[in-house]
Context: one part of a larger RNA
RNA sequence: CUGGGUGUAAAGGGUGCGUAGGCGGCGAUACAAGUCAGAUGUGAAAGCCCUAGGCUUAACUUAGGGACUGCAUUUGAAACUGUAUUGCUAGAGUGCAGGAGAGGCAAGUGGAAUUCCUAGUGUAGCGGUGAAAUGCGUAGAUAUUAGGAGGAACACCAGUGGCGAAGGCGACUUGCUGGACUGUAACUGACGCUGAGGCACGAAAGCGUGGGGAGCAAACAGGAUUAGAUACCCUGGUAGUCCACGCUGUAAACGAUGAAUGCUAGGUGUCGGGGUGAGAGCUUCGGUGCCGCAGUAAACACAUUAAGCAUUCCACCUGGGGAGUACGAUCGCAAGAUUGAAACUC
Numbered sequence: 001c002u003g004g005g006u007g008u009a010a011a012g013g014g015u016g017c018g019u020a021g022g023c024g025g026c027g028a029u030a031c032a033a034g035u036c037a038g039a040u041g042u043g044a045a046a047g048c049c050c051u052a053g054g055c056u057u058a059a060c061u062u063a064g065g066g067a068c069u070g071c072a073u074u075u076g077a078a079a080c081u082g083u084a085u086u087g088c089u090a091g092a093g094u095g096c097a098g099g100a101g102a103g104g105c106a107a108g109u110g111g112a113a114u115u116c117c118u119a120g121u122g123u124a125g126c127g128g129u130g131a132a133a134u135g136c137g138u139a140g141a142u143a144u145u146a147g148g149a150g151g152a153a154c155a156c157c158a159g160u161g162g163c164g165a166a167g168g169c170g171a172c173u174u175g176c177u178g179g180a181c182u183g184u185a186a187c188u189g190a191c192g193c194u195g196a197g198g199c200a201c202g203a204a205a206g207c208g209u210g211g212g213g214a215g216c217a218a219a220c221a222g223g224a225u226u227a228g229a230u231a232c233c234c235u236g237g238u239a240g241u242c243c244a245c246g247c248u249g250u251a252a253a254c255g256a257u258g259a260a261u262g263c264u265a266g267g268u269g270u271c272g273g274g275g276u277g278a279g280a281g282c283u284u285c286g287g288u289g290c291c292g293c294a295g296u297a298a299a300c301a302c303a304u305u306a307a308g309c310a311u312u313c314c315a316c317c318u319g320g321g322g323a324g325u326a327c328g329a330u331c332g333c334a335a336g337a338u339u340g341a342a343a344c345u346c
C1' cells in the first nucleotide's frame, strides 16, 4: 500500500464557520470527455501458456497457435457519470402567523447569610476535636439587640426539566441581540452535504497591567496524630478565587460514541407546539429519558437520540516500553502548547 478498524481492547479532531477538494434531487434536449462495442495499425525476438515434432528420455530445442490485459487512429451506441441549455418542487432557504427557553451582551435593583465596625444588654468563658491543643476572651469575648460598611454567591421554585455548536448558562427588572420549534404554503428553484489548510469560540488553573478583597483557600506558620507525618484533623493565613482589558489554548473538553441523509417492531414517562374532541382521550411535528424486537457485538451492552442496514465527506489507529520524550520548526511574556522520531529493550 491493500485490507481491517476507532463506546470500554490502539484509534473521533474540544467545538463551530468556512476555502480548495470530494460527493450530490426529479424531468427534457444536445454533445460525446469518461464509459461500452466493432475495425485497422502497433504491442521486436527470446521468454511465458497450449498443441505437435527432434535428440533412447529429460533438461534442451524446432514449428504453429495463444497471450502480451496496453497505446494510437477510425466508425458507431447514448443507459450511467460529465458538460451545456431548459423545466420542476419532495432537499435547502425566504416570507407570514404563533408560543417556549438559566442562549448571549450591557445597565440598574433586591433580600437572606458570612465577616468587620459603632453603640446597648450581659458575664466567664468561647471555639475546636475521636480526644485535645494552638487560637479568641475581664483591655469584656461567645450570646443577644439596634445601626452601618463591604465583597461574593443567588436558598425555595428545581425536574434523567429548559437553552446553547461546544466550553457552558440559574435572584429580579429594563434595553440590545443570536438560534431552534410549530403552523401556513405566498416566494426562490438544488441555491445542498462534508470539509485538508484557514478563521473564530473554547472550563479550571496560570501569566501581564490596573482595580477589588467578605467568605473560601494552594504556599506558609502553629497545634495535634504518628515510629516518623514535609499528609489526612484543628487554629490561622498569602497568592488566587471577583471586575476591566490583553495573553494562554489545554481537560476523564466524555455519550470516553465525528458530521449529514435515507431505511428498519413496539411500549411507557416527560418538555415545547399543532389538529380533533364536551371531556377522558386520540393523533401529528420537534426535543429529552427509560424498557424492549429484529439486527449487531468478544462480552458488557446498543437498539428510530443505533454501537442495526446503506451512501457521502473529514479525522484518527496499526504490539508494550523508550515517549507525547529528544531534535528541528511554529506559536507564547513565561509557564508551556502544537507538530513529533530513533537507538535500545521485551
Stems, first nucleotide, its partner, number of pairs: 003318004007300002012314001014201004021194003025088007033081002035077008048066007091191001092188003095184004103177007110154001115149007125136002162169002206247006215241002220236004258313006266291011295302002319346003328339004
Molecule: small-subunit ribosomal RNA, central domain
Organism: uncultured bacterium